A computed fold for a 120-nucleotide RNA from a soil metagenome, annotated as SAM riboswitch aptamer (S box leader). The prediction has a mean pLDDT of 83. The model forms 97% of the base pairs in the Rfam consensus.

[in-house]
RNA sequence: UCAUCGAGACCGGCUGAGGGUCAGGCCCUUUGAAGCCGGGGCAACCGUCGAACCUAACCACUUCGACAUGGUGCCAACUCCUGCGGAAGUGGCCGUGACGGCCAUCGAUCCGACAGAUGA
Numbered sequence: 001u002c003a004u005c006g007a008g009a010c011c012g013g014c015u016g017a018g019g020g021u022c023a024g025g026c027c028c029u030u031u032g033a034a035g036c037c038g039g040g041g042c043a044a045c046c047g048u049c050g051a052a053c054c055u056a057a058c059c060a061c062u063u064c065g066a067c068a069u070g071g072u073g074c075c076a077a078c079u080c081c082u083g084c085g086g087a088a089g090u091g092g093c094c095g096u097g098a099c100g101g102c103c104a105u106c107g108a109u110c111c112g113a114c115a116g117a118u119g120a
Stems, first nucleotide, its partner, number of pairs: 001120005010039005018028003022083004040075003045071002047067006079115001084112004089105006
């Protein structure tokens, strides 16, 4: 810098009180947190293989499919939710022929940004 982030996947041993990175919330946890070790599993990002496309032909790109034996990653809750901005919604005020403007609020909806995670 780019891509993805509502899917998916847990047991045993050691140990013993925290963990979800901050705050608020809400959760998980002595029916055992975090960590370490062992095993198991999930997953196509890289990779490998095949096909299509392309080509005079090939290669590459691109697309599709297969593969968990290779390199990583992951295995409570949407990245647990919110945080910043906007839209919508709601309420109030002003004004209009219709419409609209301003302000406030925002638990629940949508979009974006920031931050973060993973891969290349």